[in-house]
Context: one part of a larger RNA
RNA sequence: UUGAACGCUGGCGGUAGGCUUAACACAUGCAAGUCGAGCGGAAACGAUGUAGCUUGCUACAGGCGUCGAGCGGCGGACGGGUGAGUAACGCGUAGGAAUCUACCUAUUAGUGGGGGACAACAUGUGGAAACGCAUGCUAAUACCGCAUACGCCCUACGGGGGAAAGCGGGGGAUCUUCGGACCUCGCGCUAAUAGAUGAGCCUGCGUAAGAUUAGCUAGUUGGUGAGGUAAAGGCUCACCAAGGCGACGAUCUUUAGCUGGUCUGAGAGGAUGAUCAGCCACACUGGGACUGAGACACGGCCCAGACUCCUACGGGAGGCAGCAGUGGGGAAUAUUGCGCAAUGGGGGAAACCCUGACGCAGCCAUACCGCGUGUGUGAAGACACCCCUAUGGGGCGUAAACACCUUUUAUGAGAGAAGAAGGCCCUACUCGGUAGGGUUUGACGGUACCUCAUGAAUAAGCACCGGCUAACUCCGUGCCAGCAGCCGCGGUAAUACGGAGGGUGCAAGCGUUGUCC
Repeated sequence: UUGAACGCUGGCGGUAGGCUUAACACAUGCAAGUCGAGCGGAAACGAUGUAGCUUGCUACAGGCGUCGAGCGGCGGACGGGUGAGUAACGCGUAGGAAUCUACCUAUUAGUGGGGGACAACAUGUGGAAACGCAUGCUAAUACCGCAUACGCCCUACGGGGGAAAGCGGGGGAUCUUCGGACCUCGCGCUAAUAGAUGAGCCUGCGUAAGAUUAGCUAGUUGGUGAGGUAAAGGCUCACCAAGGCGACGAUCUUUAGCUGGUCUGAGAGGAUGAUCAGCCACACUGGGACUGAGACACGGCCCAGACUCCUACGGGAGGCAGCAGUGGGGAAUAUUGCGCAAUGGGGGAAACCCUGACGCAGCCAUACCGCGUGUGUGAAGACACCCCUAUGGGGCGUAAACACCUUUUAUGAGAGAAGAAGGCCCUACUCGGUAGGGUUUGACGGUACCUCAUGAAUAAGCACCGGCUAACUCCGUGCCAGCAGCCGCGGUAAUACGGAGGGUGCAAGCGUUGUCC
C1' cells in the first nucleotide's frame, strides 16, 4: 500500500468499490429488435355501421384504429461479459503501401419498359414431438431479362461489358375504366467521384524466466509462372536453385493477456495491470463455412465430442466468461429490485417501440472523506465503591454530583426541489424551419435540502504498557500454566505469564494475518 480476509467492537452521512478461487455445472425470468409511409393480407383487441334478437350478446363489413403469423428492409459484427489461450507485429511507439468501407456529407448523371416465381393462404397427408411433404392460388422497395450509360470496368485501342424501385403528403386545369394518369414536395433506389469514419496488411525499435534447453528448419529460404484475396506476400500450387535462423541466445521448457495507468520511492528504480479508458483474444470443447459493407458470428447455421434434459425408443432439445439468481469450490465478494425520466444505441417520416447499456435503489465499516457520541462553569479536591499505602495519606479526579446552556445527530411534524432537453396542439412568418402561446413527460422520491417541536436526550471501542517503543504498580502462578516480531521472559518478592487498578496510543474503528515498495 490493499478488489483483502479473520478476531473483538460498531452511531450517521457522502463518494467509490464488491468471485482475486472452479474459462466448474447451471433451475427460473429478463438481456435485440423494429418498420403497415416496401407487400399480400386479417389470427387477436377496439371503435363504427348494418342485420338478428334472448337488450347485451351473436353474425357480417380490412372501410378504420391497429396487428398474430408470413414475404421484404435495416439492425442482430454495436453495446454487455471474461482473461482460458497467446512471449506473438499480440501490445506500445514511430513509420509505410498493394486495399475495402453499410449508414453519413458533398458533387455529377439517371430512376424507361417488361417477365416468371416463392411464402403466407387453401386442400390433402406424415410424425409422440421437434418439424415436415405434395398439389393449387397470390403481392412487393423480393427475383430476372430488355432498353439506356456523363462518368465506371475490360481491351489486342478496332472495340466490348454493366444499373435502378418505388412509397407517402398536397393539388388548379385536362384526360379517365373514377382506381388514377399528370404536376409538385419529401423520403427512397441506381451508377460514379471525393470526404469522413471504421477496418485489413507490412516494417524499424521496445516487450518475463531458464543454457541443469545448443543446435533448429523441408513450403523450410529464395526465384519463375499460375491460382487465390478487398489487398502485398509460399497465402496456395507446379517447376528450379539450396537456402534461412542461431552464444547480439535460435529451438525447447516454464510463466503471462498488453498498454494508459496504479502503489512505492527525493529520484533512479522496484512491484503491479482490480475499478475507468484503448487494443487483443475467447464464447460448453474442437473444426468448418454460409449470409453480409463488415463475422468465420456470446444469446446464428453445419459436423464431431463430452455433459444435461424430453421421448410414444423411431427421434429430438440445450449452452449465464450478459443482468439477477442456484449448487459447488473457497479465508472471501451483493438483489431472482425499480425505470426507460435522463445520457447513449437499434428500427421508424414521425408518434413511438425495444434496450439487465445506462440511470437509480437494496446489501456489505471493503476503502477514502466528513460529522457526532455534548459545551462552558463547577474543589466541600465530597462521602462511598475500586486500587495503592511508610496507615499519615495518595490515585481515579473537573471526573461526577448540583445549577445553567446547546440540539449537529435521533424521533415526530411541516414545506419541498434541480436533474426537462424534448413531445403534442394552436397561431404567425422570411413556411423541409423559426418565433410566440397552451398542454404534457421524473425511476430515484415526498428523496436531497430547509423549517419547527421534544429532550443530554439515541451513540465507544480496540490494542498495548521489559528494551526496540509512548505508557507501572498490586495480587495469583512458580521453567508450571503460559508469552514471544527480534533480543528474550517464567525454577517464590515476574513492570515480560493470568487478573485487577492505573496509564499510553489510535478511534467507529482497533488489532492480527497475507501481500508489494